A computed fold for a 76-nucleotide RNA from a Rhodothermales bacterium, annotated as transfer RNA.
[in-house]
């Protein structure tokens, strides 16, 4: 430098070939125990990595930066 994935909640990680953004687990709060932990029910939590196209309408296509991961070529 080139090419090839990849980016969503605080962590992992879905979203049916464009049509309401969502679960587990963490946090809170409540039930349940004497009490803790497990169990059970509810809550809050998001500029889908940044910037632009395209579309009625984009996490989803399209371009372009960036950040990670993996191959390749070059140089020590």
């Nucleotide at each position: 430098g080139c090419c090839u994935g990849u980016a969503u909640a605080g962590c992992u990680c879905a979203a049916u070939u464009g049509g309401u953004a969502g679960a587990g687990c963490a946090u809170c709060c409540g039930c349940c125990u004497u009490g803790u932990a497990a169990g059970c029910g509810g809550a809050a939590g998001g500029u889908u990595a940044c910037g632009g196209g395209u579309u009625c309408g984009a996490g989803u296509c399209c371009c372009g930066u960036u950040g990670c991961a993996g191959g390749c070529u070059c140089c020590a």
Source information
The sequence was found in a public genome assembly. Taxonomically the source falls in Rhodothermales (Bacteria, Pseudomonadati, Rhodothermota, Rhodothermia). Model confidence (mean pLDDT): 80 of 100. Its Rfam family is "tRNA". Rfam describes the family as follows. Transfer RNA (tRNA) molecules are approximately 80 nucleotides in length.